[in-house]
RNA sequence: GCCCUCGUAGUUCAACGGAUAGAACAGCACAGUCCUAACGUGCUAAUAGAGGUUCAAUUCCUCUCGAGGGCG
Numbered sequence: 001g002c003c004c005u006c007g008u009a010g011u012u013c014a015a016c017g018g019a020u021a022g023a024a025c026a027g028c029a030c031a032g033u034c035c036u037a038a039c040g041u042g043c044u045a046a047u048a049g050a051g052g053u054u055c056a057a058u059u060c061c062u063c064u065c066g067a068g069g070g071c072g
Stems, first nucleotide, its partner, number of pairs: 001071007010025004018055001027043004048064005
């Protein structure tokens, strides 16, 4: 330098182009307990950035940034 894959809550992962972006763990509150823990209920929290296509984009296209891999 060229090519490929990937980027979503604090973490690990979901989401035919269409429903309020969902789950587990973590965190917080409550409940529970003599106290703590387990179990239970609730809450908070995310689409790397900028454009484009579309009635509608996490999803498709382009560029940039970042991570990993292949070739030279």
Background: This is a predicted structure of a 72-nucleotide RNA (transfer RNA) from a Candidatus Sungiibacteriota bacterium. It matches the Rfam family "tRNA". By type it is a transfer RNA. Model confidence (mean pLDDT): 82 of 100.